[in-house]
Context: one part of a larger RNA
This record gives sequence, structure tokens and C1' cells, in this order.
RNA sequence: UGCUGGUUGGCUGAGGGGAAGGUCCAUUAAGUACGAGAGGAACGAUGGGCCGCAGCCUCUGGUGUACCGGUUGUCUGGCAAGGCAACGCCGGGUAGCUACGCUGUAGUUGAUAAGAGCUGAAAGCAUCUAAGCUCGAAGCAACCCCUGAAAAGAGCCAACCAUCCCCGAACCUUCGCAAGAAGGCUAGGGGCGAGGGCGUCGCUAAAAGAGCGGUUUGAUAGGUCCGUGGUGUAAGACGCAAGCUUCGGCGAGCGUUUCAGCCUACGGAUACUAAAAG
Repeated sequence: UGCUGGUUGGCUGAGGGGAAGGUCCAUUAAGUACGAGAGGAACGAUGGGCCGCAGCCUCUGGUGUACCGGUUGUCUGGCAAGGCAACGCCGGGUAGCUACGCUGUAGUUGAUAAGAGCUGAAAGCAUCUAAGCUCGAAGCAACCCCUGAAAAGAGCCAACCAUCCCCGAACCUUCGCAAGAAGGCUAGGGGCGAGGGCGUCGCUAAAAGAGCGGUUUGAUAGGUCCGUGGUGUAAGACGCAAGCUUCGGCGAGCGUUUCAGCCUACGGAUACUAAAAG
């Protein structure tokens, strides 16, 4: 832009795409059928392994330059708290993302191929074929998943708004001698208006667009509080104390206060801040 008024929501499914499956083992069948014996199946049923595919993060791990702790060198006069050194190095680690983790991953039907057959003539026989008919593949199609009204035969359903009102040149008609008056109609302009967009706060979304949610009739994001979880017991104070001492003191470290302190991407609560107005 089209689909012949517009909008929102729900469908149909022509057509397109898919590999979403593949393979092996064990048990049973069965020491059966078969076979003199030696040996030794299958149909069917059940359970599992591996590879692939899809999804997920409860568990087990990884990452986790959010976070917590330890510690070295150096700097900020000292403590505390910090800067820099690959996150300085080291020990842990929530959410998220992940695999090494977890879950799922039937087959049945139809038409056939090679092939196996039935009936059966041409050709009194025979013949699966000439008419007709029955079967028969990991292959084809359907059942499954994704997409798909731009499928021009441009589809269907529902709801809502509109299909109305106002102004109105040019032009036309009637009247008039004329100036002009009255009426009609079109372009054009305005009103009303479902709904959408813009604005604005965000994330189940995200390269940009788009998508999804909120916008005070509000828990959408932030803050605060509570919970959950991580780290592992803060600072200060008090007590104890190896050792050193110029005998004045200094003092690593330990204990108590303290399952502390700090932090929290997660779950809630709460309009404090921002989602105003338009």
C1' cells in the first nucleotide's frame, strides 16, 4: 500500500517447515520350536544403557569482577575504615545462566515399492494381470509440534464506534432591467468518535523496532521494614595471656559481650519517591 467504513478480540487452515528420533543390551518366551546329537531360534511381553532432540534448575556440580571472610606488600600520622597490586592472592557463595544434573522423548492407521498371492481369460490347458481382488518396507501420507488471511477466490465469528450534525465557495435553478434575493448541490473546513499511538514507570521481552505489564480507582520500579539465604562471630569494652622490658610499661593471641556484624539479584508487606498533566 492492498484486501472497498473503522477498531478490538477470537478462529479456520490452503500452503510452508520438523529427524525428533536412532540404536544396542538384558529378562521372559525357552533350553521350547527345530535337530540323531552337538547345538539352538523367532513372534509377543517387560526392563534398562548409549547417542541425538526439547524443556527445566528441586537435587549434584560449574560460574557467580553482587556479597562475606582470611591474608601479603605499600599508602592514607595511629585505631577503625579504605585505595592500589589480574577480583592482589586465598577460602566460601544467593539469584541468574548452565551440564557433568533433572524431566520428557508411544506407536497406530491409510495408500504403496520390490516381492508374495487369489480368482482369471486372451490361448478349452497353464498363467499374480489383461478386467477384478488380498497382502507387503527403517521409505510416503495422516495423527504430533512450529508457522501460516498478501490464500488477489485477499476467508469466518463476536463486540464496539461510525454511516450523523454544523459551516460552506465555485456551479445550477427560480425571481429581477440591474444591483441582488431565495433555493439546490459539490469540493473543502469543523464537531462527535470505538480504538490505538505519543508521554511516563518497568520486564515473563529485548540489537533498533517489536512484545508483555503498570500508570494514583495504583504494589509497576525504587526506597523502607519483615522473611529467606550467604559468610562465619564485627567495632568498642571487659577479662586472661606466650613473650619482651630501661621495671615505667609494651604485647601476638585467647575468651565474653556475639548463631554476631555485614550483605541479599529471591518471597512478601508498606504509597515514602517516581509513574502528573496532557